[in-house]
Context: one part of a larger RNA
Molecule: large-subunit ribosomal RNA, domain II
Organism: Hydrotalea sp. AMD
RNA sequence: GCCUACGAGUUGCUCCUAACUGGCGAGGUUAAGUUCUUCAGUAACGGAGCCGUAGCGAAAGCGAGUCCGAAUAGGGCGAAUAGUCAGUUGGGGCAGACGCGAAACUUUGUGAUCUAUCCAUGAGCAGGUUGAAGUUCCGGUAACACGGAAUGGAGGACCGAACCCGUUAGCGUUGAAAAGCUUUGGGAUGACUUGUGGAUAGGGGUGAAAGGCCAAUCAAACUGAGAGAUAGCUCGUUCUCCCCGAAAUGUUUUUAGGAACAGCCUCAGAUAUAGAAGUUUACCAGAGGUAGAGCUACUGAUUGGGCUAGGGGGUUUCAUCGCCUACCAAACCCUGACAAACUCCGAAUGCUGGUAAAUAUCUCUGGGAGUGAGGCUGCGGGCGCUAAGGUCCGUGGCCGAGAGGGAAAUAACCCAGAUUAGCAACUAAGGCCCCCAAUACGUAGUUAAGUUGAACAAACGAGGUGAGACUUCAAUAACAGCCAGGAUGUUUGCUUGGAAGCAGCAAUUCAUUUAAAGAGUGCGUAACAGCUCACUGGUCGAGAGGUCUUGCACGGAAAAUAAUCGGGCAUCAAACUACGAGCCGAAGUUCUAAAAUUAUACUUUUAGUAUAAUUGGUAGGGGAGCAUUGAAACCAGCGUUGAAGGUGUGGCGUGAGCCAUGUUGGAGCGGUUUCAAAAGAAAAUGUAGGC
Numbered sequence: 001g002c003c004u005a006c007g008a009g010u011u012g013c014u015c016c017u018a019a020c021u022g023g024c025g026a027g028g029u030u031a032a033g034u035u036c037u038u039c040a041g042u043a044a045c046g047g048a049g050c051c052g053u054a055g056c057g058a059a060a061g062c063g064a065g066u067c068c069g070a071a072u073a074g075g076g077c078g079a080a081u082a083g084u085c086a087g088u089u090g091g092g093g094c095a096g097a098c099g100c101g102a103a104a105c106u107u108u109g110u111g112a113u114c115u116a117u118c119c120a121u122g123a124g125c126a127g128g129u130u131g132a133a134g135u136u137c138c139g140g141u142a143a144c145a146c147g148g149a150a151u152g153g154a155g156g157a158c159c160g161a162a163c164c165c166g167u168u169a170g171c172g173u174u175g176a177a178a179a180g181c182u183u184u185g186g187g188a189u190g191a192c193u194u195g196u197g198g199a200u201a202g203g204g205g206u207g208a209a210a211g212g213c214c215a216a217u218c219a220a221a222c223u224g225a226g227a228g229a230u231a232g233c234u235c236g237u238u239c240u241c242c243c244c245g246a247a248a249u250g251u252u253u254u255u256a257g258g259a260a261c262a263g264c265c266u267c268a269g270a271u272a273u274a275g276a277a278g279u280u281u282a283c284c285a286g287a288g289g290u291a292g293a294g295c296u297a298c299u300g301a302u303u304g305g306g307c308u309a310g311g312g313g314g315u316u317u318c319a320u321c322g323c324c325u326a327c328c329a330a331a332c333c334c335u336g337a338c339a340a341a342c343u344c345c346g347a348a349u350g351c352u353g354g355u356a357a358a359u360a361u362c363u364c365u366g367g368g369a370g371u372g373a374g375g376c377u378g379c380g381g382g383c384g385c386u387a388a389g390g391u392c393c394g395u396g397g398c399c400g401a402g403a404g405g406g407a408a409a410u411a412a413c414c415c416a417g418a419u420u421a422g423c424a425a426c427u428a429a430g431g432c433c434c435c436c437a438a439u440a441c442g443u444a445g446u447u448a449a450g451u452u453g454a455a456c457a458a459a460c461g462a463g464g465u466g467a468g469a470c471u472u473c474a475a476u477a478a479c480a481g482c483c484a485g486g487a488u489g490u491u492u493g494c495u496u497g498g499a500a501g502c503a504g505c506a507a508u509u510c511a512u513u514u515a516a517a518g519a520g521u522g523c524g525u526a527a528c529a530g531c532u533c534a535c536u537g538g539u540c541g542a543g544a545g546g547u548c549u550u551g552c553a554c555g556g557a558a559a560a561u562a563a564u565c566g567g568g569c570a571u572c573a574a575a576c577u578a579c580g581a582g583c584c585g586a587a588g589u590u591c592u593a594a595a596a597u598u599a600u601a602c603u604u605u606u607a608g609u610a611u612a613a614u615u616g617g618u619a620g621g622g623g624a625g626c627a628u629u630g631a632a633a634c635c636a637g638c639g640u641u642g643a644a645g646g647u648g649u650g651g652c653g654u655g656a657g658c659c660a661u662g663u664u665g666g667a668g669c670g671g672u673u674u675c676a677a678a679a680g681a682a683a684a685u686g687u688a689g690g691c
């Protein structure tokens, strides 16, 4: 992992509540128990008790009333009747209460054959080295001291086996091993190692102390019991079809992943056979201060100017009075403009009421819930950076709980809401060269960048190119090119080493000759020279230049696969713009056939017919069924002429399933109705067995 079996809303109660069915009914009903019969259960008796038939008040008490009250006021709760006993089902309560699951707590015991420490009694330590004290002899001393040589054999001494340990590295890691192997290393006469017997026990022991160890278990061992502890938590919870169908919000919460009440869902009944409260549209009447706008209409903020209090500065004076002011500036005037907590104003929507029409909802009472983590997107806002797949509100849509088509893929975007079947048709969004269904469709333009062809970019730059407007020059010849001139006073003056058009400064940058030629546009020289331009003539012969607006392109433009419009590929397009024609395209709509639900009508009246509408669905509510096991009654059922079970085939049913039959099997089994359940497995890191 697979297969097989087992595996989760049950049972009890003189409990509460609702629905349905039945009995009796102003009443209903017995409990314990007793008696009789039949043989393990019925019947009869039994009225104790319970519920109802009257309530109100704290109570005395009064009573269709009563309580508060001074009240004959007013108000609260009542009164004009339906209950009760069983059964079944939904829900609740008390019990383990749908199943499995803690870590823990309490208590009775069992453990020191592992290990920690201790006690008693035993045992072990190859070999080699060093050479303490003491002693002896000699020297030495007045005597000691002291020195030397021998002897001696001390030590938590040295090296190193056994033994004990476990430093290093490697291997091993479903191991040979639930801690090992190899290598290397530490101790090895000691606080050494070890045998045997014994002691200490769980909030306790023992600990040269690591929260270590106390039998592969230790920040409190193990075993039994309380015990099915508790688990607002996680996981799982077993057949089918049909109808409806949510929520992720508000308030409160030792509350925030839980709950209570409300909201939203479902089922039953009622209002009610009425016109209507629900919804929509139209009209009429209202309340309001948002968007916008405005501010010489307030509050506040505010640009420039004017005028002018007050202040600063300057000036003047002994001090004033004065005067000036490109300074600051109230009020006022002109001008410009701002505001969620400004408003002289002021919509659209929305809201309230009325009338009319349409539709078929709305509301109330009761049974059962689930939800109370929401998300994205459009619009209006707050916070944030007018950041976020951010966060918090409001208002729509969608996902959630929604399949199908489009967007390459892609919960939410666009289109569109799937009862079933069909090798039929029309369309939506979106598409129509090929992948890939459908036009390389038509007309007129644009783009040359593969721009583009379904994510995306700016300031700025730019004789890319199309369109438009205005304007200047031009057959008295423009613009561009080519030929020629481009001079003189003068090397203007100054400055300077020099300054001659061209380092720099100044200037009435003037004048002359001219067709024209600047006291000079740039290059150049040390300074000149030289080249060139402006300007002019000639040649040529038709458009040339400028500004603004705008379309499409270009640069700006850096990311991790070589690269990507989804790809191939595409250039009068298969790109872009505008207009047009056709086609494709979905579970939409239609067609054909069928089913179910609801409503209405009819009928041969309890299940048919017709018509209409409806039939996506998670949590959840409701309805109708299938199968399994057993019981009762019936079929005076089936079966060795072959039951159950296994395994094939065919048929029927929307489905759970059912029927027939072949074969295997070898002795039991079924149908109908009613009843009762140990009543349906794919999941629980489910349990057991097998492979």
Base pairs, nucleotide, nucleotide: 001691002690003689004688005687006686011095012094013093015092016091017090018089019088020087021086022085023084024083027051028050029049033045034044035043055062056061065077066076067075068074098236099235101233105226106225107224109222110221116200117199118198119197120196121195122194123193124192125190127159128158129157130155134151135150136149137148138147139146163187164186165185169182170181171180202218204214205213206212239625240624241623242622243621244620249262250261251260252259253258263371264370265368266367267366268365269364270363278359279358280357281356282355283354284353285352286351292345293343294342299339300338304334305333306332308329310328311327312325313324314323315322374399375398376397377396378395379394380393381392382391383390404415405414406413419594420593421592422591424590425589426588430584431583432582433568434567435566439581441580442579443578444577445576446575452570453569460555461554464552465551466550467549468548469547470546471545472544473543481539482538483537484536485535487512488511489510492506493505494504518533522531523530595615596614597613598612599611600610601609602608603607626680628677629676630675631674632673633672634671635670637669638668645664646663647662648661649660650659651658652657